[in-house]
RNA sequence: UCAGUCGGCCGGGCGGCCGCUCCGCGCAGGUCUCGCGACAGGUGCGGGGAGGAAAGUCCGGGCUCCAUGGAGAGACGGUGCCGGAUAACGUCCGGCGGGGGCGACCCUAGGGACAGUGCCACAGAGAGCAGACCGCCUCGCUUGCGAGGUAAGGGUGAAAGGGUGCGGUAAGAGCGCACCGCGGACGCGGCAACGCGGACGGCACGGCAAACCCCACCGGGUGCAAGACCGAAUAGGGGCGACACGCUUAUCCCCGCGAGGGGACAAGCAGGCCCGCUCUCCAGGCCCGUCGCCCGGGUUGGUUGCUCGAGGCGGUCGGUGACGAUCGUCCCAGAGGAAUGGCCGCCACGUCCGGGUGCCGCAAGGCGCCCGGGCCCUACAGAACCCGGCUUAAAGGCCGGCUGAUUCC
RNA sequence: GAGCGCGUAGCUCAGCUGGUAGAGCAACGGACUUUUAAUCUGUAGGUCCUGGGUUCGAGUCCCAGCGCGCUCACCA
Numbered sequence: 001u002c003a004g005u006c007g008g009c010c011g012g013g014c015g016g017c018c019g020c021u022c023c024g025c026g027c028a029g030g031u032c033u034c035g036c037g038a039c040a041g042g043u044g045c046g047g048g049g050a051g052g053a054a055a056g057u058c059c060g061g062g063c064u065c066c067a068u069g070g071a072g073a074g075a076c077g078g079u080g081c082c083g084g085a086u087a088a089c090g091u092c093c094g095g096c097g098g099g100g101g102c103g104a105c106c107c108u109a110g111g112g113a114c115a116g117u118g119c120c121a122c123a124g125a126g127a128g129c130a131g132a133c134c135g136c137c138u139c140g141c142u143u144g145c146g147a148g149g150u151a152a153g154g155g156u157g158a159a160a161g162g163g164u165g166c167g168g169u170a171a172g173a174g175c176g177c178a179c180c181g182c183g184g185a186c187g188c189g190g191c192a193a194c195g196c197g198g199a200c201g202g203c204a205c206g207g208c209a210a211a212c213c214c215c216a217c218c219g220g221g222u223g224c225a226a227g228a229c230c231g232a233a234u235a236g237g238g239g240c241g242a243c244a245c246g247c248u249u250a251u252c253c254c255c256g257c258g259a260g261g262g263g264a265c266a267a268g269c270a271g272g273c274c275c276g277c278u279c280u281c282c283a284g285g286c287c288c289g290u291c292g293c294c295c296g297g298g299u300u301g302g303u304u305g306c307u308c309g310a311g312g313c314g315g316u317c318g319g320u321g322a323c324g325a326u327c328g329u330c331c332c333a334g335a336g337g338a339a340u341g342g343c344c345g346c347c348a349c350g351u352c353c354g355g356g357u358g359c360c361g362c363a364a365g366g367c368g369c370c371c372g373g374g375c376c377c378u379a380c381a382g383a384a385c386c387c388g389g390c391u392u393a394a395a396g397g398c399c400g401g402c403u404g405a406u407u408c409c
Numbered sequence: 410g411a412g413c414g415c416g417u418a419g420c421u422c423a424g425c426u427g428g429u430a431g432a433g434c435a436a437c438g439g440a441c442u443u444u445u446a447a448u449c450u451g452u453a454g455g456u457c458c459u460g461g462g463u464u465c466g467a468g469u470c471c472c473a474g475c476g477c478g479c480u481c482a483c484c485a
Base pairs, nucleotide, nucleotide: 001405002404003403004402005401006400007399008398009397010396012347013346014345015344016343017342018341020049021048022047023046024045025044026043027042030039031038032037051380055391056390058389059388060387061386062385063223065221066220068283069282070281071280072279073278074277076219077218078217079216080215081095082094083093084092085091096110097108098107099106100105111214112213116212117211118208119207120206133154134153135150136149137148138147139146140145141144162180163179164178165177166176167175181203182201183200186197187196188195189194227304228303229302230301237295238294239293240292241291242290243289246269247268248267249266251264252263253262254261255260271287272286273285274284297484298483299482311330312329313328314327315326316325317324318323350375351374352373353372354371355370356369357368358367359366360365410481411480412479413478414477415476416475419434420433421432422431428465436452437451438450439449440448458474459473460472461471462470
């Protein structure tokens, strides 16, 4: 210098003018009230005012309600090498195995196929404890057919039951041997995944679990339109359905001449309901009229939840790292058809056109500087209860680590 | 804001446990008819919304994106 790879950051700046929204303080009036005070607007000053993704809503939480807590089973859903981080995760970090790259480095849903079931289309002779179409060999004879042997060669296929070589054989074959591959008791290292060595085994054990399934682990549901309070209005209207409205005892009341009947309250038994999937059990609570669905009616208001939080920034310490501990400092949007904007000037960046000019080159052309003008005047995109992630979108720019090639010292 | 569902021929839809994608209507050609309609017969037409992955093989299974549609509040 060129090519590449990984990580981090920014995502226009300054000034002027005019606006929007929230909070605090002040001022002058208005309405209500006897008054204290309250409410809605106006105006002045001061302060805050979008993002790295606010997005998609794909995961995980906080918080909320389902009256509450515990144990177990099932169904359904999810995750899936090992260890760690974390409030938690499908996220992140560090390793292991496999694959790619000369390398820095990148990719990887990667448990189980001797628990079971299922699938492997077409082609092919044969597709799962397989198989004789061609070929090779032996035998028979009618000389191109039959019987048998054979998985070395050909052909089909994604896949044909180890590979190469030597021996062996009628031809062949782990039939025998050497090397490689595979399985592997056991030993060593590692927390583990796994790695290294390996007696022995002649090869047995094909693939698919992002097919059902098995194993291990995790998960109750619901979502700020959750929930709480105030106010206004309407017909607490109609229909359908579910389960109950049971028994005993004591007391009291009413009716009755009485037997008895009706009602209220309490206790017990039985029953029903109770973590917005199902079932069982325990503690406990509620109930004798409650619940569910549909049609119909009314409102389209206000307050709260609502922003101080697993928070930001900086330092020190521990850890390879994700991260943790600790100290200091800061307060940083809370709108509700929804604010955070518009105009002008200067500067910076990018790109295009025209003109001038320097270097390299035979030339085409390439690299650079200056002037003028145009475009973009920024890309992707905009909070809506709040956090941690993932994924997707994105004009352009800056910084750092590392790798390879070439040249010079 | 939150929760669901769908995307296959021009239109409306099938496609079951993965194995070369079909039906009806529409379009075009032919027959019948004096002609048209109806009827009969034949033909063409598909990036299975897009991209990636698993698999020998994906419309189907998994992941991500794009587009479209549906539902919801409170009171009594």
Two RNAs folded together computationally: RNase P RNA and transfer RNA, 485 nucleotides in total. Model confidence (mean pLDDT): 75 of 100. It holds a member of the Rfam family "Bacterial RNase P class A". By type it is a ribozyme.